[in-house]
RNA sequence: GCGGAUGGCUGGAUGACCGCGGGCCUUUGGGUCCGAGGAAAGUCCGGACACCAGAAGGCACGGUGCCGGGUAACGCCCGGCGGGGGUAACCCCAGGGAAAGCGCCACAGAGAACAGACUACCCUGCAUGCAGGGAAAAGGUGAAACGGUGGAGUAAGAGCCCACCGCGGGACUGGCAACAGGACCGGCACGGCAAGCCCCACCGGGUGCAAUGCCAAAUAGGGACCUCGCGCCUCUUAUGGGGCAGGGACGCCUAACCCCGAGAGGUCCGGGUUGGCAGCUAGAGGCGGUCUGGUAACAGGUCGUCUAGAUGAAUGGUCAUCCAGAGGGGCAACCCUUGGACAAAAUCCGGCUUAUAGGCUGUCCGCGCAU
Numbered sequence: 001g002c003g004g005a006u007g008g009c010u011g012g013a014u015g016a017c018c019g020c021g022g023g024c025c026u027u028u029g030g031g032u033c034c035g036a037g038g039a040a041a042g043u044c045c046g047g048a049c050a051c052c053a054g055a056a057g058g059c060a061c062g063g064u065g066c067c068g069g070g071u072a073a074c075g076c077c078c079g080g081c082g083g084g085g086g087u088a089a090c091c092c093c094a095g096g097g098a099a100a101g102c103g104c105c106a107c108a109g110a111g112a113a114c115a116g117a118c119u120a121c122c123c124u125g126c127a128u129g130c131a132g133g134g135a136a137a138a139g140g141u142g143a144a145a146c147g148g149u150g151g152a153g154u155a156a157g158a159g160c161c162c163a164c165c166g167c168g169g170g171a172c173u174g175g176c177a178a179c180a181g182g183a184c185c186g187g188c189a190c191g192g193c194a195a196g197c198c199c200c201a202c203c204g205g206g207u208g209c210a211a212u213g214c215c216a217a218a219u220a221g222g223g224a225c226c227u228c229g230c231g232c233c234u235c236u237u238a239u240g241g242g243g244c245a246g247g248g249a250c251g252c253c254u255a256a257c258c259c260c261g262a263g264a265g266g267u268c269c270g271g272g273u274u275g276g277c278a279g280c281u282a283g284a285g286g287c288g289g290u291c292u293g294g295u296a297a298c299a300g301g302u303c304g305u306c307u308a309g310a311u312g313a314a315u316g317g318u319c320a321u322c323c324a325g326a327g328g329g330g331c332a333a334c335c336c337u338u339g340g341a342c343a344a345a346a347u348c349c350g351g352c353u354u355a356u357a358g359g360c361u362g363u364c365c366g367c368g369c370a371u
Stems, first nucleotide, its partner, number of pairs: 001367010012322007020035006037342001041353002044351005049208004056254004061204005066080005081095001082093004096199002101197002103193003118139002121134006147165005167186003172181003212278004222269007231244005246260003285306009323340001325338005
C1' cells in the first nucleotide's frame, strides 16, 4: 500500500420566531423544566403485573436438545468440546438416541442393507462360441456399493492370513464435564436419513392493559330453549345452625380449597351504556467514572448524572447560517451545484430477527514493498 475478517460510536449543528403535550410554581397575566429509537418495526421467545376457585399431580398438546457458566427467566449471552468451510484471521451447525419399533433412499445400476453378477477373471467339457461351476479382489452405474494400502497365499480370488491405518471394546491418565490421549485386547466387521413418525431428558395452567379496578349514567330486574338437580340426617321457638349425597368454574382426569346444597351451568334473540378516573410509568431502571472477583458473559461496592405518558392520539412548522458526503472548476487558497439513511412511543422490561445513505474508529489475518 492492497485485499479480507471482526467489533465500537454516530447518524447533522447553531440562532430567531410561532405552535403543541405533561410536571412544578403562580399575583391566573404567565414563568420554568422535560418531551419519539438503535431499531420504537416483526409480534418471534422470556418475564413483571392483572384476572380466571388453586395452578398440586397426571394425560393430551407444544417447546428446547453437546458440556460448563451467566441471567428474574429464555429458544438469549459467554466460554469450551465435537463436526464442517476457509491459506489464515474467522464463520456456520434444527449438535441426545439408528442392535426399541415402523418408514424412506427417485433414476441409473447385477445389487441400496446382512444385496448382488453387466464388462472383464479362473476351472471343466464341447469347439471360437455355448453349457456348467468358482469369486466379488479390477472396471462400470450412482449422492452413497457391506473398509484402505502393501505383502503372502490361490486355478483365479476373498481379512482366508500378516503389517500399518481405520473400526469397536473394558481398564488407565488429563479435564467439573462434554471430550481427548499413549499402551493393551478383539473381530477382521450390519450404510444414510430422526429440520420422517418415534424413544429419552428437561420446560410449559389459561387469557392478556381492548388485562383489570372504581365512579357516574342509562335501559327492558327483557324474552325463548336445553342439561343436571331440588334428596337425606341432626339441633332448635323458628324461614335459623351443622353435616352428608349431589352439582359448579380449567383442553381432559384426580386430589385439595371455594361456592351452591336449591340452585348451578349452557345456547340464541333483543335493548342500554361507546362518559370519566385509576392502571400510566422511579424500575430485574438507563448512561458514565472507578475498585474487587472472573478467560469472558457478568456479579458486587462506590461516586456522578438522567427519567415522554398521549387517548383519534402531543414531541412540530418557518427563516437564516454552518457542516459530513458526492460532482465540477482551479497551481493553490478557494468557488459553484447538490445534499443527509431506515424510520415514529401507546402497560413495561430482557433478548432475538429484519431495514439502514453517509461519517469516524479499534483489533486481527494474508500478500507485496521499504527500512

Bacterial RNase P class A from Donghicola sp. JL3646, 371 nucleotides, folded computationally. Its Rfam family is "Bacterial RNase P class A". Rfam describes the family as follows. Ribonuclease P (RNase P) is a ubiquitous endoribonuclease, found in archaea, bacteria and eukarya as well as chloroplasts and mitochondria. The family's RNA type in Rfam is ribozyme. Its mean pLDDT, the model's own confidence on a scale to 100, is 76. The sequence is in RNAcentral, with records from ENA and Rfam. RNAcentral records the identical sequence in 2 taxa.